Large-subunit ribosomal RNA, half A from a Flavobacteriales bacterium, 1675 nucleotides, folded computationally. The prediction has a mean pLDDT of 83. Its Rfam family is "Bacterial large subunit ribosomal RNA". Rfam links the family to the GO terms structural constituent of ribosome and ribosome.
Context: one part of a larger RNA
RNA sequence: GGCGUACGGUGGAUGCCUUGGCUCUCAGAGGCGAUGAAGGACGCGAUAGGCUGCGAUAAGCCGUGGGGAGGAGCAUAAUAUCCUGUGAUCCGCGGAUCUCCGAAUGGGGAAACCCAUCCAGUUGAAGACUGGAUAUCCGCCGCAAGGCGGAAGCGAACCCAGGGAACUGAAACAUCUAAGUACCUGGAGGAAAAGAAAUCAAGUAGAGAUCCCCCGAGUAGUGGCGAGCGAAAAGGGGACAGCCCAAACCGGGGGCGUUUCGGCGCAACCGGGGUUGUAGGACCACGCCGUGGAAGCCGUAUUCAUAGUGGAACCCUUCUGGAAAGUUGGACCAUAGCGGGUGAUAGUCCCGUACACGACAUGAAUGCGGUACCUAGUGGUAUCCUGAGUAAGGCGGGACACGUGAGAUCCUGUCUGAAUCCGCCAGAACCAUCUGGCAAGGCUAAAUACUUCUGAGAGACCGAUAGCGAACCAGUACUGCGAAGGAAAGGUGAAAAGCACCUCGAACAGAGGAGUGAAAUAGUCCCUGAAACCGUACGCUUACAAGCGGUCGGAGUCCCUCCGGGGAUGACGGCGUGCCUUUUGCAUAAUGAGCCUACGAGUUGCUCGUCACUGGCAAGGUUAAGGGCUUCAGGCCCGUAGCCGAAGCGAAAGCAAGUCUUAACAGGGCGCAUAGUCAGUGGCGGCAGACGCGAAACCUGAGUGAUCUAACCAUGGCCAGGAUGAAGUCCCGGUAACACGGGAUGGAGGUCCGAACUGGUAGACGUUGAAAAGUCUUCGGAUGAGCUGUGGUUAGGGGUGAAAGGCUUAUCAAACUGGGAGAUAGCUCGUACUCUCCGAAAUGCCUUUUGGGGCAGCCUCGGACGUAUUGUUGUGGAGGUAGAGCUACUGAUCGGGCUAGGGGGCUUCACCGCCUACCAAACCCGGACAAACUCCGAAUGCCACAACAUCAAUAUCCGGGAGUGAGCGCGCGGGUGCUAAGGUCCGUGCGCGAAAGGGAAAUAACCCAGACCAUCGGCUAAGGUCCCCAAAUGCAUGCUAAGUUGAUCUAACGAGGUCGGACUGCAUUGACAGCUAGGAUGUUGGCUUGGAAGCAGCCAUCCAUUUAAAGAGUGCGUAACAGCUCACUAGUCGAGCGGUCCGGCGUGGAUAAUGAUCGGGCAUCAAGCAUGCUACCGAAGCUGUGGGCCCGCCGCAAGGCGGGCGGUAGGAGAGCAUUCCGGUCUGCGUCGAAGGCGUGUCGUGAGGCAUGCUGGAGCGUCCGGAAACGAAAAUGUAGGCAUAAGUAACGAUAAGGCAGGUGAAAAACCUGCCCGCCGAUAGACCAAGGGUUCCUGAUCAACGUUAAUCGGAUCAGGGUUAGUCGGGACCUAAGGCGUAGCCGAACGGCGAAGCUGAUGGACAGCAGGUCAAUAUUCCUGCACCGACUUGCAUUGCGACGGGGUGACGAAGGAGUGAAAGGUCCGCGCACGAACGGUAUGUGCGUUGAAGGGCGUAGGUAUAGGGCUGGUAGGCAAAUCCGCCGGUCCUGCUGAAACCUGACAGUACCACGAGCCCUCGGGCAAGUGGAUAGUGACCCUAAGCAGACUUCCGAGAAAAACCUCUAAGCUUCAGAUGCAAGCCGCCCGUACCGCAAACCGACACAGGUGGUCAAGGAGAGGAUCCUGAGGCGCUC
Repeated sequence: GGCGUACGGUGGAUGCCUUGGCUCUCAGAGGCGAUGAAGGACGCGAUAGGCUGCGAUAAGCCGUGGGGAGGAGCAUAAUAUCCUGUGAUCCGCGGAUCUCCGAAUGGGGAAACCCAUCCAGUUGAAGACUGGAUAUCCGCCGCAAGGCGGAAGCGAACCCAGGGAACUGAAACAUCUAAGUACCUGGAGGAAAAGAAAUCAAGUAGAGAUCCCCCGAGUAGUGGCGAGCGAAAAGGGGACAGCCCAAACCGGGGGCGUUUCGGCGCAACCGGGGUUGUAGGACCACGCCGUGGAAGCCGUAUUCAUAGUGGAACCCUUCUGGAAAGUUGGACCAUAGCGGGUGAUAGUCCCGUACACGACAUGAAUGCGGUACCUAGUGGUAUCCUGAGUAAGGCGGGACACGUGAGAUCCUGUCUGAAUCCGCCAGAACCAUCUGGCAAGGCUAAAUACUUCUGAGAGACCGAUAGCGAACCAGUACUGCGAAGGAAAGGUGAAAAGCACCUCGAACAGAGGAGUGAAAUAGUCCCUGAAACCGUACGCUUACAAGCGGUCGGAGUCCCUCCGGGGAUGACGGCGUGCCUUUUGCAUAAUGAGCCUACGAGUUGCUCGUCACUGGCAAGGUUAAGGGCUUCAGGCCCGUAGCCGAAGCGAAAGCAAGUCUUAACAGGGCGCAUAGUCAGUGGCGGCAGACGCGAAACCUGAGUGAUCUAACCAUGGCCAGGAUGAAGUCCCGGUAACACGGGAUGGAGGUCCGAACUGGUAGACGUUGAAAAGUCUUCGGAUGAGCUGUGGUUAGGGGUGAAAGGCUUAUCAAACUGGGAGAUAGCUCGUACUCUCCGAAAUGCCUUUUGGGGCAGCCUCGGACGUAUUGUUGUGGAGGUAGAGCUACUGAUCGGGCUAGGGGGCUUCACCGCCUACCAAACCCGGACAAACUCCGAAUGCCACAACAUCAAUAUCCGGGAGUGAGCGCGCGGGUGCUAAGGUCCGUGCGCGAAAGGGAAAUAACCCAGACCAUCGGCUAAGGUCCCCAAAUGCAUGCUAAGUUGAUCUAACGAGGUCGGACUGCAUUGACAGCUAGGAUGUUGGCUUGGAAGCAGCCAUCCAUUUAAAGAGUGCGUAACAGCUCACUAGUCGAGCGGUCCGGCGUGGAUAAUGAUCGGGCAUCAAGCAUGCUACCGAAGCUGUGGGCCCGCCGCAAGGCGGGCGGUAGGAGAGCAUUCCGGUCUGCGUCGAAGGCGUGUCGUGAGGCAUGCUGGAGCGUCCGGAAACGAAAAUGUAGGCAUAAGUAACGAUAAGGCAGGUGAAAAACCUGCCCGCCGAUAGACCAAGGGUUCCUGAUCAACGUUAAUCGGAUCAGGGUUAGUCGGGACCUAAGGCGUAGCCGAACGGCGAAGCUGAUGGACAGCAGGUCAAUAUUCCUGCACCGACUUGCAUUGCGACGGGGUGACGAAGGAGUGAAAGGUCCGCGCACGAACGGUAUGUGCGUUGAAGGGCGUAGGUAUAGGGCUGGUAGGCAAAUCCGCCGGUCCUGCUGAAACCUGACAGUACCACGAGCCCUCGGGCAAGUGGAUAGUGACCCUAAGCAGACUUCCGAGAAAAACCUCUAAGCUUCAGAUGCAAGCCGCCCGUACCGCAAACCGACACAGGUGGUCAAGGAGAGGAUCCUGAGGCGCUC
């Protein structure tokens, strides 16, 4: 380490539970709101954070009704204080109060805040406070002022209307569809809408407003006649209800016209009248004033609702138990045995239930009564009336089921435009006849739709990953700028009896005892407590061992035993490449999964279709909507409208057991010779999201966003220092004058160098970062097209863009968010228990089709039929392949011959000819080719018939359900390709696919062989038999020497390898090889040649001679000779020696990358190769024995006989388990249910049963029923736990060390000393933003990247003080809002005036001191501003109007100049080297505001001011301004210094609580005291300055302020000056603020506007070192 067992931890599954949900039913209610809603903010409690309740009368107040003993909500703890029989708390009803925001309404506004005006009040002038009123629009009244009334806003669905998509479907797409859907907008009601015929219908029959249901009907139609869309009438039901105006006519008529002034006429308006189609009314005549209706209102009664009251029966008993309701025995009630609770399961214990009662008040319904209001006819018919820019028409659209169609009907944008009852409209173009109706005005209940809300109830709905997102303080926490998105989280016990006390410990942590309790392994992290995962103990096992970890066998050890046996472990041996998916094919190195637990996918609806089964009835079957009854839960009954069937055929008219075709017959087609229909269940289909998850996208919204970024608008700010030296000017030179040159001056510039700032060039680092873009070094710009703050504008097919498709909140070729929406996905993935039977396909045709489909083929199930199937043999056929053949065709073809034709050559000119190893037809001879040649021509296959075989398996037909339509390998026959491919395309067979077993080392397909199960039986196949490894070291005969080979990777070609065969030569007359010897002569053959002698070459002929033999020469050699050899010969030797061809086995040829190898070891007369023989081994084959299941036949059955049982997609059948329901067992259960952990046992299996422990309250059996019904996989969802791993890291390398203190513990806390770092910042102060982080005490679980005694952490308490600072009560900019007004389907968009809005203008406080924490705020001192009152003095005052002022750019240089700083001198004090003293020593200090006074330097002369004349402009006026004149003056602006303020404060000294101490002293809050220059110089910020100079890009507004008058008032009032008194509101104020407190998810190396800024060196804010001050960056 492994396995096992036991005991734990972690974790929170499972079981049980339910306060919460979900879906409905029946009732109620269907609104709330200016009398201030919905919804909020902030408050209210003795103490009070949250929820609930309430509102300054604040968990409540008053009245009334109920109720009757305890109360002060959740909420329980403790304390305090109270209330209550004078009736509390509590419940109902009515009333009172009801802060602030919100329609929000006095004005404003950043909701819950700020600021007003008028009236009244508070002893009150100012200030402050209290109460009331004060918005807009519309209507009415009113001359107006104004008055009265209404509206607004919110709310779930339903309803009407104005606008109106896209995805999608059509397998593409445009008409079409989706769909008038989603969505936006307006409006209403409890319902809305519709509605009282210019309607339908039509058969010569009728109906009689509308709406809703059933049916008609998926019909008629419509439709790229595609996908789809889809009526109406009639019929059956529900509910029922009808009316009013306009007009004619009459009357009135205040206006208008006209008039002869008598009237008349006209119009608006008012009253009467009148309201329809067999026309009606007016008008004329007659008649009728009562009856009926009433939907509105009033009264009354009843009922109901909103609190409540009564309400039977065991204090019975036994047993168990902690507890009785269980159990036993015995009673009782019941119009009550619904339900819940009570210590387990209760009719009789409690609450209740049945039943019977009950209301001051409020509301609803109904009945009754009354009433507003409505209510008449008959006859006559001359005249009048009966809805006009209407009906209708043209054009363009829309709606109608209907897409323009033959297109009626309805609506209308536009252009036209009637009739008038003798009229008009409709009846599907249009016309006629006929029929129905009367438009162009209006109202109308019920039946119908919906449910935010209230009450009562129900469920074969869920039970904490379920059910609403939410059982719990959830639309919360949290995320996001925002729109918006959006969790997790239930359980002690009967009762807190919630562990007194003790021990360990630093401990209020935790643990151990003790105690409570039935139980504490029920201890608040609490019921049960599974698994992953982490441990501890014990048994066995493991350190030479190679592994999908199991399985089969098995020694040893250990445990139990009833002694039979069982269990744990597992040395060693055999075999053995996970699961899923997808594939022709996966161990694959192809997909998916870290592990566990829970959840997780073929469902549901439909008068839809079809098939099967079951049941009812049957030539019939059946109801739908609706109604009734009832025990209120399901039933039963009614309901015949309709549907299907009973008759078909035809395009139809039509005819009919027939009909159509045809002129007709015949023939033929389709029919007739009957079975249906309704319901239930199941299979499949259709329409719906339709098995689940998944897009990229599209559309839509008064949607959300310019806190990032782009551009722009308004208003502010910033840029150390250095350099260069344009124009212009001046001077000199120069010129006729210019020009030009020089020198100064000057200070220009998208100028230069370079910090801040801004950018982002190169490189490195970083890359699970310090950082979702940075750091370091380096680099560009840095007075400009510069950078930057604040406020604002532009918005999604839009913006913005010095343009990159860049940017538009870490998102951009169309943002984000919600919705359409479950878009669609011919695509990928996933899809869950068992057993049994059968079992495919990867082919054909068609396909915008090729990885998808349709039909066919192949599978399965049911039915029919009944051998029709298959095999063998025989007989008879059709056929043109293999082969073969080609003077048998077509075509091709080699050689030869022959020979037309042609070419070439020759030829005395030509002709005639001749030759030709040139090309070549035809023909001949020989040879030979063909898929698209055939004179021929098989085998096999195919067809037919016959017989036989098969006791089994088919064939065929009808019907239900499929899957498959990617195939692949091998053999054979071919095409293609290279007679390449593990290639590709066909045919055919087999196999894999979907097939295990044996063999081939391993190895889908090859060889053998088809697995129902068991068996420690047997026989074989392929293949094997030396060992690994079962079986022969078998037999016989050869071969191989190469480890060839041993189950193959090779060839051309090469070789005296070796064996065999055939043929042939030589050989005892002596071969072959070796050795010895010879190898000569003519002759140096001839020629050639310089030479050529056997041997350069040519020729000759191989000549001749001598010989045993010897070539006019085989090779070496020479210049040529020579020389050496060979052939040939003799001798020696003594038996075989050569050659050619064929065959067997071997050999060379032979090169690949980590180490080799036949599978290995190894093997040589074999363990190799070849041949033959025998034996054996060898599989899941065959067989023996036993068993299971299926099918067929026989049988009543039991059983018998026979056959079968591999299997993916798929079909069919039978079962198991889970949850719930009905019945049942009158089942089980505290003497222990479910669940959990084990063990045993039964079943083929899914699983069942029994039992022990745990657990502590529920659970089963059987028969049926219904499903949110079975998990290993979906990069699944959620949670938990692992792994990597005690690994990386601990976030700037500015740095720490020591001592002391505290403490349980100190590297980090506190103190001290030393060291280090920053010092244009790492210091200090503002603004934004944050929101208590500030200070003090206490604490250390968590947070802090470590520890922590510390902290920006936790708990508690405390802390922010203003007339003058900032903001408001002042002003205006961009922009926003917006009256009038303009525009627009709606919502809405603009917009003079006005309001609002700082980033700007205006505006009155300084110094010191003080707290733990605030200070320009408190205190001290000294100031200032405004209002009011009073007093005094003077007086033309007066505005929302006029005028002035306010009032503005950039750059540049110079002057003055204090602060800060420096230097020098002086002065004060302290210190002052062991000690005493102190110095030409060291250190510190030597300071001082606003305000008041003074009015200087400087600037300004086109400046400033006084007086005065005129004046037509300043929308009126003006004494003001402007303009035109005259005249006089020097003003105006303005630092600094100086005086005052100045009794203050600093160094320092004295005293000194307290703390520490080494006892020497040290530290020290606080209290008190006090001194020293009113020096000089250097330098210069601010200021002067709104100055000055230059330049071109020409540089806010308004108020404050001054002044002028108007109306008006002018003894009052008002104004001005002085003085005193009095008044002076609201908000901010702590703390961080370049950062640990802001923006970046963090205590994050990033980002963040303004101000101050010391010393040395230096041009400088660069850089280095230092000061003040702050830090050492939390391991």